[in-house]
């Protein structure tokens, strides 16, 4: 950076998929080390157990317990026991008292908030312990814990008496300060103020402890002096917080109106401290579309991932900040809390209990439950670092430093290196020749990371503290500081590191190989079984399933799942689109907002710029530096795009002033118009009434019928009564914002355009909401109703016809008021303005030239049209009436369906409108353009395609071929045309391939190797058999000195064989469209392409045959001609062919000739050449000549690019498969021939244009040796006996037959027809039962010209007659071939068919047999309504109130202070009590939202 998928292909729109990063991850395989990080995302769910906040005896008093000392009793003669103190030290549990517990530790419930973040404010404020100055620390007093001791209680624990200290608690004194109050004086400020300075008054404070000590005092303690620390005022840092503000970061409007302490003031009260913070009174404020209020969601941030950035997503770990501490409420202590390991109340839960009461709180570390896809040791240390208490030693620290577990992440290493080709062997795969695996292995020479053993052995360490040496302090060589120097302290850890030792030894796997995306092949499966991220594999040759071998990508990992962001410019600030692909509101008015001509000067808000503060460390970059490197740390610079302040600049924009006139408006004058309103009027037509006229029909339709009419229609004439519409003018003409307006005539109105250039001076534009109009149906009330016509009903079409036609026909349609609000409300193209080549129509206006006047003309504007430059556009197309270039402002789009639908809302009388989703499901849906096929779309043309016409088939019998049904088999194949008298130019056996039965296995046949044996052979031999066959006799015996070579047998192995599958694996060959004119290349040129152009077109042709034209020029396959026979003539050549003319025979029989016929070679000959018309002066057609032929003379051969997966694996040839004592091979019999039926395709007939009978002509083409066969004789005939002659222009086959000439039959089932069937026979063959073909004789079916339908021919043709040949022993009504006789008819191209060109739609492309819509049935999934039901949630009205702070009370209780000699009595307390306020509860009612339901 792409790509893959909508189509036959193309381009565009869109979607959906992929490839890349990442991650506190989970799952599957796999797994050797090391480093550094990370590790309860769910249940803020409950939790056993251990720890995670204590210290300070240098504030106290008492107690224990040891050590030392010292005193005293008693028992001993003592020495010793023991006792009871006293003072000193050590140590321990408790309480007083200090600090300390508000820190560090954990989690994210809550919370959309001044909670965060950033940046200010504080003149409205606190601040322990720490620093700085300054000042002081004097004197008294009475209690209580602890102790003891009584009661009580299971137990927590409780009340009572005594007795005691203190840096605990109270009182007086002092005031350097400070506070509060009055008053002066200086600075500043930001409204209230504030800062320094002075006076005067009022209040207003403290505690000791533990060293050290010369003089002096004192009996001593100790005065007193000193240091230290601790208190006490105060004063200024500094840390740490409160409190205000300005900016900034979620969805949602299907949440639009929310608020009564609410908003704001006075006054008071309460806080450290502003303030409705509380309260009283008094005003009605007070937020909201720039989204208030209500719902959901969620700590927020440095910053993390991703991305080119902009941006999107997230907020694990580390760091700042906030909340919270089982849930809810509430205060107390203190500097600081409404307190995670504190206090009370309530409530859930869980645990003791003696039932009376108690006790707890892991969202600290570890662990356990549970719920989960799914997260770790109930581990060492305080050795560093930090903290907390102490003067200190210390002590305490689950803070932290470590180490376990887990590939969960990053980063590093290894599993070994060199040589080593009989290119081993096994596996794979083959074309069988070979080739991968593969230098890979083996094997031969190293090396020694990592693991293993074993061996030395670090850094993190300095401090405090002790000792010691010098100085400062002081009176001091005490102490105290502090500098210097030894000495003390390591949990990790015997850990990193080095070093030795052996040995290549212990250490590779995973996905993935059709495309996309790097990497192919065997087997096995057989729309099975699987597979897929999308496109999609798989139905017997799968590189897409599964195994294998090979290969390829990563590597102690590989992959899958999930999630995010990229790729998606796929919400588009950067960077999109709305005329047909998704997207312009139905139109216009217009409010907020957005945007706005020109000059000038003023401010400087945005803007630009300096500079200053800030923007926490970390992270990112970048440059260095340490761990061997790398992650990873350190260090430093950038950088942090931002905020604020304050100086400047002044084009733009804003604002403010003051003009100006060109946008915009008015003013005049005028012309145009179906613009709107209303009133009045008109004629022409339909219908209906009423009278005349008149008679049998009308009216309708594709044809009918219902209808209407003898009760008088329809016509037709008069007259009349109603309603609606408004001919021709009428025009891509006009008016109008849009729906939309059409007869005149008047009244009332809107708008737009010219002309004058008078006024006003930016008054513009657009326009979220909002108002207003808005066709057509359709509602509401009243009229009103000719015509027309949903509904509706008859009648016809039709398989049906709830339709289209037909007859009627009712609501509407028409008018009045009043709803509704939609439409393909279209130009599918919002509104305004500005720019930018043009031709030409036409409706208006104004000026010009001309003209007597006018029109025609010319110039201009304003509407409206058509083509088209440049540009645009996916293309079509637009194109100054833009879809072009710009500017401004609305609206609207974001895959297809589900869906403009559900639910909620607003409207609405209803109908509905509008406003608008979501499950679920597909890879698409789409546009516009190409090439085809296709139309019951057009054009044009052609064929025996129709039509004229001839003769068949479809009926009959009978051949024969198929289905079909039988059967041991009826062997297989062909199946619209293009299968059916096809394969098959010929099944009795054989053919053959089927089916039964008996044989056989290197084999009937080919090739080769090894053994072994012999020689081939031949016999009208013998026996057994149905035969194959098997066995027996009999004759016969290669070549070469050898070696051996050929040869037949037999055994063995390779292998023959297979008419078995698969024509959808093929080759060839063939059918068919079609003898139809197409069917395609190169260059060029269009077009983004697919493709087009050529090849279309105007003439012509049997032809894409020629001509002309033309962005085409040429070419190739094909037409068509070159080849064959046939029609003519010449010439060369005569036997076996002729015979004219001489002889001559029965005979061209000889003889003789080659002229003629004729035979077979050569060669003219026909080419629109020539005439004439026609046409374009062409091509070419028509007519003529002249030719034997005249327009491709007539026939054949010759099939173009392709289609039909058209046919053939049974001609043959092969892939791939299958059987190999058999599906091969031999063999007898059978069968392929079978018969209720149907179809093709033929012959014979149905008869007088005939039959029969007799006589008499006249072909061509072949064919003959295992052959044809004369003559001649037999037989009624088939045939037979015979062989003369002939390998053939000689001989034979041969008789042509229709035909001629005569005779007869005379309309009949006949003298037609000839099937069946019966006798006799004939011929072929090894052999005519099943199953040949001919003959005589008798027999004589059916048929009398054949329904619907359908075929064949256009001239030597149909039709008709007959001959001949392949096959072939025999056997044709079939095939292929020959001649003979020899017609009719085409007006013509409307219609059937099939075919060529052009063009047109098209949503088809397996291409109309095609796509494809809706119901029903009957599975499965998802919604939505639902009588209901059960949670969650908050809101209002009430009830009720625990602890608690506060008000009041306080007759009860009471050390310290006063007063008093006392008693007591005040001050102050406190216990009770009561009031307001308030959690949990409880009770109606009501809001939102999740379940679930017939």
């Nucleotide at each position: 950076a792409g790509a893959g998928u909508u189509u036959g292909a193309u381009u565009c729109u869109g979607g959906c998929u992929c490839a890349g990063a990442a991650c506190g991850a989970a799952c599957g395989c796999u797994g050797g080390c090391g480093g550094c990080g990370u590790g309860g995302a769910u249940a803020a769910g409950a939790c056993a157990u251990g720890c995670a906040a204590g210290u300070c005896g240098a504030a106290c008093g008492a107690u224990c317990a040891c050590u030392a000392u010292u005193g005293g009793g008693u028992a001993g003669c003592a020495a010793u026991a023991u006792u009871c103190g006293g003072u000193a030290g050590u140590g321990g549990g408790a309480g007083u008292g200090g600090c300390g517990c508000a820190a560090g530790g954990g989690u994210g419930c809550g919370u959309a908030a001044c909670a965060c973040g950033u940046g200010g404010g504080u003149a409205a404020u606190u601040u322990g312990c720490c620093g700085u100055a300054a000042a002081g620390u004097c004197u008294g007093g009475g209690a209580u814990a602890a102790c003891u001791u009584g009661c009580u209680g299971a137990a927590a624990g409780g009340c009572g008496a005594g007795c005691u200290a203190a840096u605990a608690c109270c009182g007086g004194a002092u005031g350097u300060g400070a506070u509060u109050g009055c008053u002066g004086g200086a600075g500043g400020g930001c409204a209230u103020c504030c800062u320094c300075u002075g006076g005067c008054a009022c209040u207003u404070a403290a505690a000791g402890u533990c060293g050290g000590g010369g003089a002096c005092c004192g009996u001593a303690a100790g005065g007193c002096c000193u240091g230290a620390c601790a208190c006490u005022u105060u004063u200024c840092g500094a840390u740490a917080a409160g409190c205000c503000c300005g900016c900034g970061g979620c969805c949602u409007a299907u949440c639009a109106g929310c608020u009564a302490g609410u908003u704001g003031g006075u006054g008071a009260g309460g806080u450290a401290a502003c303030g409705g913070c509380u309260c009283a009174c008094c005003a009605a404020g007070g937020c909201u579309a720039a989204g208030a209020c209500g719902g959901g969601u969620a700590g927020c941030u440095g910053g993390u991932c991703u991305g080119a950035g902009a941006g999107g997503a997230c907020g694990a770990c580390c760091a700042g900040u906030c909340a919270c501490a089982c849930u809810g409420g509430a205060a107390c202590u203190g500097a600081g809390a409404c307190a995670c390991g504190g206090u009370c109340c309530a409530g859930a839960c869980a645990c003791c209990u003696a039932c009376g009461g108690g006790u707890g709180g892991c969202a600290g570390c570890a662990g356990u439950c549970g719920a989960g896809a799914a997260u770790u040791u109930u581990u060492c240390u305080c050795a560093a670092u930090g903290g907390g208490c102490g003067a200190a030693a210390g002590c305490c620290u689950g803070a932290a430093g470590g180490a376990g577990c887990g590939a969960c992440g990053c980063c590093g290493c290894g599993u070994g290196g060199g040589g080593g080709a009989u290119g081993a062997a096994u596996g794979g795969c083959u074309u069988c020749g070979g080739c991968c695996c593969g230098u890979a292995a083996a094997c031969c020479c190293c090396u020694g990371u990592c693991a293993u053993u074993u061996g030395c052995g670090a850094a993190c360490a300095a401090a405090c503290c002790u000792c010691g040496u010098a100085a400062u302090u002081u009176a001091a060589a005490a102490g105290a500081u502090g500098a210097c120097g030894a000495g003390c302290u390591g949990a990790u850890u015997g850990u990193a590191g080095c070093g030795a030792a052996a040995g290549a030894g212990g250490a590779a796997g995973g996905g993935a190989c059709g495309g996309c995306u790097a990497a192919c092949u065997c087997u096995g499966u057989g729309c099975c079984a699987g597979c897929a991220g999308c496109c999609g594999c798989g139905g017997u040759a799968a590189u897409a399933c599964a195994g294998a071998g090979g290969u390829c990508c990563c590597a102690a990992g590989c992959g899958u799942u999930g999630u995010u962001c990229g790729g998606a410019u796929u919400c588009a600030c950067u960077g999109g689109g709305c005329g047909u692909a998704a997207a312009g509101g139905g139109u216009g008015c217009g409010u907020a907002g957005g945007u706005g001509g020109u000059u000038a000067g003023g401010u400087a808000a945005g803007u630009c710029u300096a500079a200053u503060g800030u923007g926490a460390a970390a992270u990112c970059u970048c440059c260095g530096a340490g761990c061997u490197c790398a992650a990873c740390u350190c260090g430093g610079a950038a950088a942090c795009u931002g905020c604020a302040u304050c100086g400047g600049a002044u084009a733009c924009u804003a604002u403010c002033u003051a003009g100006c006139u060109u946008g915009a408006g008015g003013g005049u004058u005028g012309g145009a118009g179906g613009g709107g309103g209303g009133a009045c009027u008109g004629g022409a037509a339909u219908a209906c009434u009423u009278g005349g006229u008149g008679u049998a029909g009308c009216a309708g339709u594709g044809a009918a019928a219902u209808g209407c009419g003898u009760a008088g229609a329809u016509a037709u004439c008069a007259a009349g009564u109603g309603g609606a519409a408004c001919a021709c003018c009428a025009g891509u003409g006009g008016c109008g914002a849009a729906g939309g307006c059409g007869a005149g005539u008047c009244c009332c109105u809107g708008g737009a355009c010219a002309a004058c250039u008078c006024c006003u001076g930016a008054c513009a534009c657009u326009g979220a909401g909002g108002c207003a109009c808005g066709a057509a149906a359709g509602c509401u009330a009243g009229g009103g109703g000719a015509g027309c016509a949903a509904a509706c009903a008859g009648g016809a079409u039709u398989a049906g016809a709830u339709a289209c036609c037909c007859u009627g026909g009712u609501a509407g349609u028409c008018c009045u008021a009043g709803c509704c609000g939609u439409a393909a409300a279209c130009g599918g193209u919002g509104c305004a303005c500005g720019u930018u080549u043009g031709c030409u129509g036409u409706a208006a206006a104004a000026g010009g030239a001309a003209u007597c006047g006018a029109c025609c003309c010319c110039u201009u504007u304003u509407g409206u049209g058509g083509c088209g430059a440049a540009g645009c556009u996916a293309a079509c197309g637009c194109g100054u009436u833009a879809a072009a270039c710009g500017u401004g402002c609305c609206g609207c789009c974001u895959g297809g369906g589900a869906a403009g639908u559900a639910c909620g809302g607003u409207c609405g009388c209803a109908a509905g409108a509008u406003u608008a989703a979501a499950a679920c499901u597909c890879a698409a849906a789409g546009a516009a353009a190409u090439u085809g096929a296709c139309g019951g779309g057009g054009g044009c043309c052609c064929g025996c395609a129709c039509a004229a016409g001839c003769g068949g088939u479809g009926g009959a019998g009978u051949a024969u071929g198929u289905g079909g049904u039988u059967u041991a088999a009826u062997u297989c194949g062909a199946u619209g045309c293009a299968a059916c008298g096809c394969g098959a130019a010929g099944a009795a056996c054989c053919u053959u391939a089927c089916c039964u039965g008996g044989g056989u296995u290197u084999g009937a046949c080919a090739u080769g190797u090894a053994c072994u044996g012999g020689a081939a052979g031949a016999g009208u031999g013998g026996c057994a058999g149905a035969g194959a066959u098997g066995u027996c006799c009999u004759c016969g015996c290669u070549c070469g000195c050898a070696a051996g070579a050929g040869u037949c047998g037999g055994u063995a192995c390779a292998c023959a064989g297979g008419u078995g599958c698969u024509g959808c694996a093929u080759g060839g060959c063939u059918g068919u469209c079609g003898u139809c004119a197409g069917c395609u290349c190169g260059u060029g040129u269009c077009g983004u392409g697919a493709g087009a152009u050529g090849u279309u077109g105007g003439g012509u042709u049997a032809a894409g045959u020629c001509c002309c034209g033309c962005a085409a020029c040429g070419a190739g396959c094909g037409c068509a001609a070159c080849c064959c026979c046939u029609g003519c003539a010449u010439u060369u050549a005569g036997u076996u062919g002729c015979c004219a003319g001489c002889a001559u025979u029965c005979a061209g029989u000889u003889g003789g000739g080659c002229a003629c016929u004729c035979u077979a070679g050569a060669u003219g000959g026909a080419c629109u050449g020539c005439c004439g018309g026609u046409g374009u002066u062409a091509a070419a057609c028509c007519g003529g000549a002249g030719g034997a032929a005249g327009g491709u003379g007539g026939g054949g051969a010759u099939g173009a690019c392709g289609u039909c997966a058209a046919g053939u694996c049974c001609u043959c040839a092969u892939g791939g498969c299958c059987c190999u004592u058999a599906u091969g091979c031999c063999u007898a019999g059978g069968g392929c021939u079978a018969c209720a039926c149907a179809c093709g395709u033929g012959c014979u007939a149905c008869a007088a244009u005939g039959g029969u009978g007799g006589u008499c002509a006249c072909a061509g083409a072949g064919c003959g040796a295992a052959g044809c066969a004369a003559a001649a004789c037999c037989g009624c005939g088939a045939g037979g006996u015979g062989g003369a002659g002939c390998a053939a222009a000689u001989c034979c086959c041969u008789a042509a037959a229709a035909g001629a000439c005569u005779a007869u039959c005379u309309a009949a089932g006949u003298u037609c027809a000839g099937a069946u069937u019966g006798a006799u026979c004939u011929c072929u063959g090894c052999a005519a039962c099943u199953c040949g073909a001919g003959a005589u004789c008798a027999u004589g079916a059916a048929g009398g010209u054949g329904g619907a339908a359908u075929c064949g021919c256009u001239a030597g043709u149909a039709a008709u007659c007959g001959c001949g040949g392949a096959u072939c022993a025999g056997c044709a009504u079939g095939c292929c071939g020959c001649g003979g006789u020899g017609a009719a008819u085409a007006c013509g191209u409307u219609c059937c068919c099939g075919g060529g060109c052009c063009u047109u739609g098209u949503a088809c492309a397996c291409a109309c047999c095609g796509c494809c819509c809706g119901u029903c049935a009957c599975a499965c999934c998802a919604u939505g309504g639902g009588a209901g039901u059960g949670g969650a949630u908050u809101g209002c009205u009430c009830c009720a109130g625990a602890a608690g702070u506060g008000g009041c009370u306080g007759a009860g209780c009471u050390a310290a202070c006063u007063c008093g000699c006392a008693a007591g009595a005040g001050a102050g307390g406190c216990a009770g009590g009561u009031c307001c306020c308030c959690a949990a509860g409880g009770a109606g009612u009501g809001u939102u939202u999740c379940g679930u339901a017939a």
Molecule: small-subunit ribosomal RNA
Organism: freshwater metagenome